This is a predicted structure of a 685-nucleotide part of an RNA (large-subunit ribosomal RNA, domain II) from a Candidatus Micrarchaeota archaeon.

Context: one part of a larger RNA
RNA sequence: GCCAGGGAGUGUAUGGGUGUGGCAAGGCGAAAGCCACAGUGAAAGCGAGUGCGCGCAGGCAACGAGGCGCAGAGCAUGAAAAUGCUUAAGUCACCUUCAUACGACCCGAAGCCAUUGUGAUCUACGCGCGGCCAGGACGAAGUCAGCUUUACAGCUGAUGGAGGUCCGCAACCAAUUCUGGUAUAUCCGACUGGGUGAGCUGCGGGUAGGGGCGAUAGACCACUCGAACAUGGCAAUAGCGGGUCCCCUCCGAAGUAUAUUUAGUAUAGCCCCGGGCGAGUUCGCACAUGAGGUAGAGCGACCGAUUGGGAGUCUCGGGACCGAAAGGUCCUAACUUCCUCUCAAACUCCGAAUGCAUGUGCUGCGUAGACCCCGGGAGUCGGUUCGCUUGGGUAAGCUAGGCGGACGAGACUGGAACGACAGUGACCUUGGUUAAGGUCCCUAAAUCUUAGUUAAGUGUACCUAAAGACGGCACGGUCUUAGACAGUCGGGAGGUAGGCUCAGAAGCAGCCAUCCUUCAAAAAACGCGUCAUAGCGUACCGAUUGAGACUAUGUUAUCUGAAGAUAAACGGGGCUAAACUAAGUACCGAGACCUAGGCAUCGAAAGAUGGGUAGGGGGGCGUGCUGCAUGACUAGAAGCAUGGUCGUGCGAUCAUGUGGAUCAUGCAGCAGUGAAAAUCCUGGU
Numbered sequence: 001g002c003c004a005g006g007g008a009g010u011g012u013a014u015g016g017g018u019g020u021g022g023c024a025a026g027g028c029g030a031a032a033g034c035c036a037c038a039g040u041g042a043a044a045g046c047g048a049g050u051g052c053g054c055g056c057a058g059g060c061a062a063c064g065a066g067g068c069g070c071a072g073a074g075c076a077u078g079a080a081a082a083u084g085c086u087u088a089a090g091u092c093a094c095c096u097u098c099a100u101a102c103g104a105c106c107c108g109a110a111g112c113c114a115u116u117g118u119g120a121u122c123u124a125c126g127c128g129c130g131g132c133c134a135g136g137a138c139g140a141a142g143u144c145a146g147c148u149u150u151a152c153a154g155c156u157g158a159u160g161g162a163g164g165u166c167c168g169c170a171a172c173c174a175a176u177u178c179u180g181g182u183a184u185a186u187c188c189g190a191c192u193g194g195g196u197g198a199g200c201u202g203c204g205g206g207u208a209g210g211g212g213c214g215a216u217a218g219a220c221c222a223c224u225c226g227a228a229c230a231u232g233g234c235a236a237u238a239g240c241g242g243g244u245c246c247c248c249u250c251c252g253a254a255g256u257a258u259a260u261u262u263a264g265u266a267u268a269g270c271c272c273c274g275g276g277c278g279a280g281u282u283c284g285c286a287c288a289u290g291a292g293g294u295a296g297a298g299c300g301a302c303c304g305a306u307u308g309g310g311a312g313u314c315u316c317g318g319g320a321c322c323g324a325a326a327g328g329u330c331c332u333a334a335c336u337u338c339c340u341c342u343c344a345a346a347c348u349c350c351g352a353a354u355g356c357a358u359g360u361g362c363u364g365c366g367u368a369g370a371c372c373c374c375g376g377g378a379g380u381c382g383g384u385u386c387g388c389u390u391g392g393g394u395a396a397g398c399u400a401g402g403c404g405g406a407c408g409a410g411a412c413u414g415g416a417a418c419g420a421c422a423g424u425g426a427c428c429u430u431g432g433u434u435a436a437g438g439u440c441c442c443u444a445a446a447u448c449u450u451a452g453u454u455a456a457g458u459g460u461a462c463c464u465a466a467a468g469a470c471g472g473c474a475c476g477g478u479c480u481u482a483g484a485c486a487g488u489c490g491g492g493a494g495g496u497a498g499g500c501u502c503a504g505a506a507g508c509a510g511c512c513a514u515c516c517u518u519c520a521a522a523a524a525a526c527g528c529g530u531c532a533u534a535g536c537g538u539a540c541c542g543a544u545u546g547a548g549a550c551u552a553u554g555u556u557a558u559c560u561g562a563a564g565a566u567a568a569a570c571g572g573g574g575c576u577a578a579a580c581u582a583a584g585u586a587c588c589g590a591g592a593c594c595u596a597g598g599c600a601u602c603g604a605a606a607g608a609u610g611g612g613u614a615g616g617g618g619g620g621c622g623u624g625c626u627g628c629a630u631g632a633c634u635a636g637a638a639g640c641a642u643g644g645u646c647g648u649g650c651g652a653u654c655a656u657g658u659g660g661a662u663c664a665u666g667c668a669g670c671a672g673u674g675a676a677a678a679u680c681c682u683g684g685u
Stems, first nucleotide, its partner, number of pairs: 001685006011102007019094005026035003039046002050071005058063001072087006105243004112233004117229002124207002127204006133197001135167003138163001142159006172194003177190002180188002209225001211221002246620006256268005269380002271377006280365002284362007296350001297348002304343002308339006317332006383407010412423003427598003431594003437588003440573003446585001448584006459575002467560003471556004476551004487544005493517003498512003523538001526537003599610004621674001623671010639658008
């Protein structure tokens, strides 16, 4: 893992509600008594049997149970007006549901406390009695001899054998490294460290849990230690995690507000169910009437920014120059005025569309009971995404909001795949028609029709920019048979190397000037070039050629710009249309729409409706046992196996075989009543 069996909303008490039943101004209890029959007031206390009208169901009508309104009545407060509560159906039992208290649907902590509880056979550190440390090296004190000295001392040579000394793959102890030993917490090997000492080790014995022991690591105290283990309190508690068992059917949410809070709750909102009432209600549309200061726009209407220029004023501002000073001139700033370029969430002379409010009409909903009111049961209070829009942010598959759609809780078709995009809201079955999107092949349907565009595989998915290049089209302008544009051939001169500057400066470093002449035309030179010249082109002119050429603006297409790790993406093949633009016809294509039959809900019918998570309501299936009734069975019960039939489903039933003794149905009742999950439990495999 698999299989079998077990495995989670239970019981009691109290209270609220629905339903059913008994009795009823009473009900229940053996009784005491409890609830109800009268309320109101903090309390002392005081203390209600009424009238009129409207009107649902119904009814020919009159009327009209309940219901509603007004008045009246009781009590309290108050001077009063008035306001609040009240003006009579309960009670008991049972089923069920919810709440509260208990373990309270089941499982799960880490922890806390208790016990004269168990532990030092592991390990920490003392204690008692023992054991062990190959071999080698160095050579302390002391001692002896010799020499030396006045003496103390000293020197030399021996002897001696100290040491937390040295070497050491002996034993023994440790544990540095090896992606070592195929995997591996404590093992093994190699390597490495200690190896006469604060050494290693055997046996006995001691210290005990807020305690021990500790050369200190919060280490160790039996694979357990920042407080051991066992048992008990104990089903601790868990706003957290996991799990929670048959079917069909009707409706169907919320991720918001406030408080506490911030992984949770309560109340409201939104959902479900029941009851009451009895006729309106309306989120859409139109019209009418209102309030408004957003979008936009504007600023010569304020306010605050803001480009360039002209004219003027000048006194105070700042600067420069002239002058002995007075003062003058110029620039700037400021102010006035004229022209001109731009702006504003916290500017407005203006000012929409929407939206909002009120009214009327329409529409939708509504006697199959809406709107409204009362009661019972919830879940939800982590949201997400798209479109438009307002803030924060360089931006984000970012973040905080508003309005709307969708997902959540929504299947199906399209979008290659794809919660949110496009189409469309799925009861079951039949046959058609369409939607979005498509129609060359994969792949259902046009290699469809007409007119254009593109040459870039542009594109066929998603528009990447500034900037640059090059076409088409529209509408203008200029040149053009007196010859345009481009090409080709030729010319492109003289004064002069203009003057200045300069080492040089000759068209071409720089400064000034930029004339004249000859001409068909030719710059005191547009570029390259030289140290300076030279040289090569250009403007400009002629010849040749022979029909359009150049260009502004608008629009449209294409190219460059264009960078990512697989050839790596139009879904693919591929396509020059099977791309793009404008138009048209046909076809394909969904659970949509139509159609026929069936089921269910609501309804008198006609008919309408039937996606669904959390969740609410309703109806069923099946299991065990009990009671009553009816039955089956050795001519074969239950169980098991295979096959058939019926039912929307849970399931039911029949046949055959096996099996060998019990079992079923109906009506009721009671529950240890339904498993695939819980790293579920036990057993098997």

The prediction has a mean pLDDT of 81. Taxonomically the source falls in Microcaldota (Archaea, Nanobdellati).